Transfer RNA from bacterium ADurb.Bin400, 76 nucleotides, folded computationally. The sequence is in RNAcentral, with records from ENA.

RNA sequence: GGGCUUGUAGCUCAGGGGUUAGAGCAGCCGGCUCAUAACCGGUAGGUCGCAGGUUCGAUCCCUGCCAAGCCCACCA
Numbered sequence: 001g002g003g004c005u006u007g008u009a010g011c012u013c014a015g016g017g018g019u020u021a022g023a024g025c026a027g028c029c030g031g032c033u034c035a036u037a038a039c040c041g042g043u044a045g046g047u048c049g050c051a052g053g054u055u056c057g058a059u060c061c062c063u064g065c066c067a068a069g070c071c072c073a074c075c076a
Stems, first nucleotide, its partner, number of pairs: 001072007010025004018056001027043005049065005
């Protein structure tokens, strides 16, 4: 330098154009218990990596950039 994959909640991930963006774990509040764990109920938490474009509409498609990983090439 070229190619591919990934980037969504604190963490692990789902969602692949259609109008309130979700799950599990973790957090907080409560129940249960003598108490803790487990279990049960509730609750908060997101500029969907950044910027532009396409579209009536973008987390999703296109372009550039950034970051992480993998492969290839080059170099003295």